[in-house]
RNA sequence: UGAGUGUUUGACUCGGUCGCGAGAUUUUUUAAUCUCGAGGAAAGUCCGGGCUUCAUAGGGCAGAGAGUAGGAGAAAUUCCUGCGAGUGCAAGCUUAGGGAAAGCGCCACAGAAAGGUAAACCGCAGCGCAAGCUGUAAGGAUGAAAAGGCGGGGUAAGAGCCCACCGGCGGAGUAAGACCCGCGCAUGGUAAGCCCCUCUCGAAGCAAGGUCGAAUAGGAGAGAGUGACACAGUCACAGCUGUUGCCCGCAGUUCUCUCGGGUACGACCGCUUGUCGAGGUGUGCAAGCACCUUGCUAGAUAAAUGACCGAUACAUACAAAACUCGGCUUAUUGAACGCUCACAAA
RNA sequence: GGGGUCGUAGCUCAGUCGGUUAGAGUGUCGGCCUGUCACGCCGAAGGUCGCGAGUUCGAGUCUCGUCGGCCCCGCCA
Repeated sequence: UGAGUGUUUGACUCGGUCGCGAGAUUUUUUAAUCUCGAGGAAAGUCCGGGCUUCAUAGGGCAGAGAGUAGGAGAAAUUCCUGCGAGUGCAAGCUUAGGGAAAGCGCCACAGAAAGGUAAACCGCAGCGCAAGCUGUAAGGAUGAAAAGGCGGGGUAAGAGCCCACCGGCGGAGUAAGACCCGCGCAUGGUAAGCCCCUCUCGAAGCAAGGUCGAAUAGGAGAGAGUGACACAGUCACAGCUGUUGCCCGCAGUUCUCUCGGGUACGACCGCUUGUCGAGGUGUGCAAGCACCUUGCUAGAUAAAUGACCGAUACAUACAAAACUCGGCUUAUUGAACGCUCACAAA
Repeated sequence: GGGGUCGUAGCUCAGUCGGUUAGAGUGUCGGCCUGUCACGCCGAAGGUCGCGAGUUCGAGUCUCGUCGGCCCCGCCA
């Protein structure tokens, strides 16, 4: 200098003029003054909490999700530190990482053979005049994949048939691993095909829900049975409706559904102080945790946060709350500090 | 704001349990037929399966992410 990679951090600030939203105060009430006024992703709505409602949240089947160890966290398709696997020259990065020895399915084409402790097309060796038979999985050929690899011994030729190393499996060990011991090796891949094992899961969502108010046709249609008794009633079962898809159970039964109608699609609450932000100390490898100090920082409902000038050479990217919080993912613009590789110079 | 669903040729749709080279109709283009046009007959072109990754020997199909379109959800009685 170039290429790459990791961590942290910013997304302006101050002053002036005008404009918009909210709150407080004044009383001059169609106003004035003061204070405050979007994000790191407010986005996608992909996970998980808070909160609210459904008389229950119970059981079974089905369904959905998670799946290496330890830790953090309210929880999470979250995070941290290890282990294993993959990838990169490296710094690093990725990981949907249980089970294929419970069972089923699939493995096209090619190939002799595609899953049976399999298979003989060429080759190799033995026998035979020959046709061919027998042995053989070293070598060739096919394929993504051919039942461990490679070297030596051995053999008629060969072969874990035997041996060394590597791989694999089992045991012990470990938090999970590695190191260690044993076994010639039986058992191909696919579970982001079905499935099995372990664990977890009530549903819906602020258009949740509560209070008040205006207007209308308090309209039409469909559904609601049987039995007993002390008979204008009560009870039991059934039906219907709700409870997640189904069954049981539970609750309701003057209620449910459909069509139609009205509407100020209104007002207030929910609504912003919270698992909150900033700083410091201690502790932990880290994620984080504990304690102390300090701050209050949008709450709109057709929806406010903008324009111009100056400090200043630039103000420029992606993009804007809608109950709220923690994550993830995606979009986008800088800055700082490391680390790695290549080249050059000293 | 919340919930659901769908992307395959210019248009409308198939595509089963992942399998070799993704089809059909219509439209377009060329030829034949006709005096000419239409109809009809023959042939051809036209696809990164919305996009990007992953699993697998192999992906339109399975999984994840992402982009876009469409549909539904107020209150009162």

Predicted 3D model of RNase P RNA and transfer RNA as a complex of 423 nucleotides. It holds a member of the Rfam family "Bacterial RNase P class A". Gene Ontology terms of the family: tRNA processing, dimeric ribonuclease P complex and ribonuclease P activity. Rfam describes the family as follows. Ribonuclease P (RNase P) is a ubiquitous endoribonuclease, found in archaea, bacteria and eukarya as well as chloroplasts and mitochondria. Model confidence (mean pLDDT): 76 of 100.